Source information: Model confidence (mean pLDDT): 82 of 100. Transfer RNA from Leptospirillum rubarum, 76 nucleotides, folded computationally. The RNAcentral record of the sequence draws on ENA. It matches the Rfam family "tRNA". Gene Ontology term of the family: triplet codon-amino acid adaptor activity. Rfam describes the family as follows. Transfer RNA (tRNA) molecules are approximately 80 nucleotides in length.
RNA sequence: GGCGAUGUAGCUCAGUCGGCAGAGCAGGUGAAUCAUAAUCACUCGGUCGGGGGUUCAAAUCCCUCCAUCGCCACCA
Numbered sequence: 001g002g003c004g005a006u007g008u009a010g011c012u013c014a015g016u017c018g019g020c021a022g023a024g025c026a027g028g029u030g031a032a033u034c035a036u037a038a039u040c041a042c043u044c045g046g047u048c049g050g051g052g053g054u055u056c057a058a059a060u061c062c063c064u065c066c067a068u069c070g071c072c073a074c075c076a
Base pairs, nucleotide, nucleotide: 001072002071003070004069005068006067007066010025011024012023013022019056027043028042029041030040031039049065050064051063052062053061
């Protein structure tokens, strides 16, 4: 330098053919217990990597940039 994959909650990841952003874990509160853990109930948490475009409507489609990873090539 070329090609490809990935980027969504604090973490690990879903999200189909464009139509209200989700789960588990973690955190908080409560229940229960002599008490703690486990368990149960409730709850908090998001500019969907950045910018632009298409559309009535974009996590999803298009362009561009960034980050991480992989493959290939090049190199004194």